[in-house]
RNA sequence: UUCUUAUCAAGAGAGAUGGAGGGACCGGCCCGUUGAUAUCUCAGCAACCAGCCUUUGGCAAGGUGCUAAAUCCUGCAGUUUCCGAAACAAGGACUGCAAGAUAAGAA
Numbered sequence: 001u002u003c004u005u006a007u008c009a010a011g012a013g014a015g016a017u018g019g020a021g022g023g024a025c026c027g028g029c030c031c032g033u034u035g036a037u038a039u040c041u042c043a044g045c046a047a048c049c050a051g052c053c054u055u056u057g058g059c060a061a062g063g064u065g066c067u068a069a070a071u072c073c074u075g076c077a078g079u080u081u082c083c084g085a086a087a088c089a090a091g092g093a094c095u096g097c098a099a100g101a102u103a104a105g106a107a
Stems, first nucleotide, its partner, number of pairs: 001107008013042005021031003025075001027073002043067003048063002051059003071099001076096006
């Protein structure tokens, strides 16, 4: 880097450094000189893997991971609803897919 599988509306922030963009990408909408993003330290959240037990479960932070907003919303397709004489579009609700993130395994 690629592939497979699982999960993604819960949860959890302070300090130091530093100084302009950042929230993956698109369109929105937000965050940010009252100092964001990032890095480090400490703290915390969380049971995917490993471990233990009295094994539909429980214990427990060793390996990862995470600590603004639902993966912040959205994108592609479908169902339904609204409007309307009807059809389409836009809007609302829902479902699936894609993309992404994380874990475990494989190449």